[in-house]
Context: one part of a larger RNA
Molecule: small-subunit ribosomal RNA, 5' domain
Organism: uncultured bacterium
RNA sequence: GGAUAAACGCUGGCGGCGUGCCUAAUACAUGCAAGUCGAACGGAGGUUUGUAGCAAUACGGACCUUAGUGGCGAAUGGGUGAGUAACGCGUUGGUGACCUGCCCCAAAGAGGGGGACAACAGCUCGAAAGGGCUGCUAAUACCCCAUGUGGUUGUGGUGUUUAGAAAACUCCAACUAAAGGAGCAAUCCGCUUUGGGAGGGGCCUGCGUCCCAUCAGCUAGUUGGUAGGGUAACGGCCCACCAAGGCUACGACGGGUAGGGGGCCUGAGAGGGUGGCCCCCCACACUGGCACUGAAACACGGGCCAGACACCUACGGGUGGCAGCAGUAGGGAAUAUUGCACAAUGGGCGAAAGCCUGAUGCAGCAACGCCGCGUGUACGAUGAAGGCCUUCGGGUCGUAAAGUACUUUUUGAGGAGACGAGGAAGGACGGUAUCCUCAGAAUAAGGAUCGGCUAACUACGUGCCAGCAGCCGCGGUAACACGUAGGAUCCAAGCGUUAUCC
Numbered sequence: 001g002g003a004u005a006a007a008c009g010c011u012g013g014c015g016g017c018g019u020g021c022c023u024a025a026u027a028c029a030u031g032c033a034a035g036u037c038g039a040a041c042g043g044a045g046g047u048u049u050g051u052a053g054c055a056a057u058a059c060g061g062a063c064c065u066u067a068g069u070g071g072c073g074a075a076u077g078g079g080u081g082a083g084u085a086a087c088g089c090g091u092u093g094g095u096g097a098c099c100u101g102c103c104c105c106a107a108a109g110a111g112g113g114g115g116a117c118a119a120c121a122g123c124u125c126g127a128a129a130g131g132g133c134u135g136c137u138a139a140u141a142c143c144c145c146a147u148g149u150g151g152u153u154g155u156g157g158u159g160u161u162u163a164g165a166a167a168a169c170u171c172c173a174a175c176u177a178a179a180g181g182a183g184c185a186a187u188c189c190g191c192u193u194u195g196g197g198a199g200g201g202g203c204c205u206g207c208g209u210c211c212c213a214u215c216a217g218c219u220a221g222u223u224g225g226u227a228g229g230g231u232a233a234c235g236g237c238c239c240a241c242c243a244a245g246g247c248u249a250c251g252a253c254g255g256g257u258a259g260g261g262g263g264c265c266u267g268a269g270a271g272g273g274u275g276g277c278c279c280c281c282c283a284c285a286c287u288g289g290c291a292c293u294g295a296a297a298c299a300c301g302g303g304c305c306a307g308a309c310a311c312c313u314a315c316g317g318g319u320g321g322c323a324g325c326a327g328u329a330g331g332g333a334a335u336a337u338u339g340c341a342c343a344a345u346g347g348g349c350g351a352a353a354g355c356c357u358g359a360u361g362c363a364g365c366a367a368c369g370c371c372g373c374g375u376g377u378a379c380g381a382u383g384a385a386g387g388c389c390u391u392c393g394g395g396u397c398g399u400a401a402a403g404u405a406c407u408u409u410u411u412g413a414g415g416a417g418a419c420g421a422g423g424a425a426g427g428a429c430g431g432u433a434u435c436c437u438c439a440g441a442a443u444a445a446g447g448a449u450c451g452g453c454u455a456a457c458u459a460c461g462u463g464c465c466a467g468c469a470g471c472c473g474c475g476g477u478a479a480c481a482c483g484u485a486g487g488a489u490c491c492a493a494g495c496g497u498u499a500u501c502c
Base pairs, nucleotide, nucleotide: 001502002501003500004499006498007497008496009495010494013373014372015371016370017369018368019366020365021331026329027328028327030326031325032324035072036071037070040069041068043066044065045064046063047062048061049060050059051058052057079284080283081282088209089208090207091206093204094203095202098201099200100199103197104196105195106194107193108192109191111145112144113143114142120135121134122133123132124131125130150176151175152174153173154172156170157169158168180189181188182187210256211255212254217247218246219245222244223243224242225241226240228238229237259281260280261279262278263274264273265272266271286307287306288305289304290303309320310319311318312317337363339362340361341360345359346357347356348355349354376406377405378404379403386397387396388395389394411439412438413437414436415435416434420429446491447490448489449488450487451472452471453470457486458485459484460483461482467474468473
């Protein structure tokens, strides 16, 4: 000098764009953050209406709402950085060892039958949370049989490539599917099996990836083999048996520290430092463990167990998890609103209308940062008054002020008023941006420094005191170094200080 997620002191006019708990991965009141589908299903409630009837009522139709069964979603999005020195990340390859819901393409199919369980009704236990028993019922829920284009498995055959058992073709045998809904209909949306694709993922791998040798030896599933189990899949991943191996000065093992990268800061570069916002990957969700469901989780707002903590309780027993968005307490030098809207973009569900969406879009607060603008312009010398200095002549603040003329960025008031919304309507932001008119210099300047480094000097006060200070050093009676004043210098809505990096 540059830089910062900064803080502190003094000061503070506006706008645009960004950024905003670095500390306690501390504890959390309250509200919201994941639902949706009645065109899968049987009910219940409500409104309305048709037919028969004197009426009660019986049998229907349409619409609305919905607890439950069922489907899809809830594994995305959003947060945090605790752990992790590791195939975690980055990069290069491999998978002849693999998976893939929704989406796209292609082929084939959807025949017959059955038994339940919620809801509901009745009884009943419990303070509650929540249950229990009996009975009834539907389905795209569940089960059985048939069919088998296909697929899987097994014994064979053909067979190319390869480092290598694959793949592909083929005979036989066994096993293996399905669901309906809407519509007058056409048709559409679904369902089953298989092949391919796209996108996504799992696993393996060469290389790279901080400090300490005052850590030198480490290792028993340890290293390898055989058979098996398990997985979508290879593998000591797990297990039985067998062998005795495996790693290490090219740093094993141990300890410390740390999420990694794209990037960012600095620097001529090499390098050094850093990983906040944004993007990719990883890990975590009160702490530890475990599995279930599912295409995918060992699952932030799912489950079970244990623990700590907190809350409710009728003392028998229950309930909870903000490292989602706001917000509270605490810690701290320090970090914001319990805001508006789904209008846009995107996501989930739905045939759609639509519903949900603290993702997101916006607004609020903060000079926290960057950028831009303004605080007036021109003329104006009796160089006014006043301040300060003075050799008392004067010098300086200084064209500065006053004054005269002008302008209106900004400000205030009034009026008009969007784009963002692709064909009609539909805008949270927002009566915002922007434009027009009017008023009036009006609403707007500070901070640090002035001994040398280092741009900028005098006076007074103080008297090794009070104090200054980044280094050298100032202060003990004329201090350009302390304090005040005048002047000057440098920056400017900021200026200094502190901290950290180059």